[in-house]
Molecule: transfer RNA
Organism: Candidatus Polarisedimenticola svalbardensis
């Protein structure tokens, strides 16, 4: 250089196939309940402009294209 996969919440991820209308789950952090207190258990609440930017679309996390980062194969083949 070619090729294929990955980026969604602090962290680990779902959802992408088949576009559909308020973006989800554990865990962490907070706030309550129960304890003498802690842990534990339950219960509440916040937390994204879904890696940038553009396109297509009535509608994009999801389809196209181009960058940008992480991985893995590849050696002039396909």
């Nucleotide at each position: 250089g070619g090729g294929c996969c990955c980026g969604u919440a602090g962290c680990u991820c779902a959802g992408u196939c088949u576009g559909g209308a308020u973006a989800g789950a554990g865990c962490a952090g907070g706030a309550g309940u129960u304890u003498c207190c802690u842990a534990a258990a339950c219960u509440c609440a916040a937390g994204g402009u879904c890696g940038c930017a553009g396109g297509u679309u009535c509608g994009a996390g999801u389809c196209c294209u181009g960058c940008c980062g992480g991985g893995c194969c590849u050696a002039c083949c396909a």